The prediction has a mean pLDDT of 83. This is a predicted structure of a 72-nucleotide RNA (transfer RNA) from a Fidelibacterota bacterium. It matches the Rfam family "tRNA". By type it is a transfer RNA. Taxonomically the source falls in Fidelibacterota (Bacteria, Pseudomonadati). RNAcentral holds the sequence, with entries from ENA.

RNA sequence: GCCAUCAUAGCACAGUGGUAGUGCAGGGCUUUUGUAAAGCCAAGGUCGGUGGUUCAAAUCCUCCUGAUGGCA
Numbered sequence: 001g002c003c004a005u006c007a008u009a010g011c012a013c014a015g016u017g018g019u020a021g022u023g024c025a026g027g028g029c030u031u032u033u034g035u036a037a038a039g040c041c042a043a044g045g046u047c048g049g050u051g052g053u054u055c056a057a058a059u060c061c062u063c064c065u066g067a068u069g070g071c072a
Base pairs, nucleotide, nucleotide: 001071002070003069004068005067006066007065010024011023012022013021018055027041028040029039030038048064049063051061052060
């Protein structure tokens, strides 16, 4: 230098055009003499940035940034 994949909650990830979710962590409650375990509840996101397509974009397209891998 070229190519491919990836970027979503504190962490690990799902979601391939129509209400953004799961597990763990953190918070509250129940249970216990107490702790742990277990169960229940609530919260937490402007989906890396910019522009475009569309009635509608995390999702499709352009560019930028970053990470990983491959080729030279």